[in-house]
Annotation:
A computed fold for a 71-nucleotide RNA from an uncultured Spirochaetales bacterium, annotated as transfer RNA. Rfam family: tRNA. From the family's description: Transfer RNA (tRNA) molecules are approximately 80 nucleotides in length. It is annotated as a transfer RNA. It was read from a public genome assembly.

RNA sequence: GGGCCCGUAGUUCAGUGGUAUAACAUGGCUUUCGCAUAGCUAAGACGCCGGUUCGACUCCGGUCGGGUCCA
Numbered sequence: 001g002g003g004c005c006c007g008u009a010g011u012u013c014a015g016u017g018g019u020a021u022a023a024c025a026u027g028g029c030u031u032u033c034g035c036a037u038a039g040c041u042a043a044g045a046c047g048c049c050g051g052u053u054c055g056a057c058u059c060c061g062g063u064c065g066g067g068u069c070c071a
Stems, first nucleotide, its partner, number of pairs: 001070007010024003018054001026042005047063005
């Protein structure tokens, strides 16, 4: 320098055009003398810029970061 893959919540992930999903973690409530466990509940995320579209996490271009291969 070039090819390919990946980027979503604090962490691990689902989601391939129409309300962004779950688990763990965190806060609150119930339960206990108290802690733990358990149950209920809440907050929390689409790397960035632009384009296509009525509508984009999703499609296209660029860019940044990570991985891998070639030179």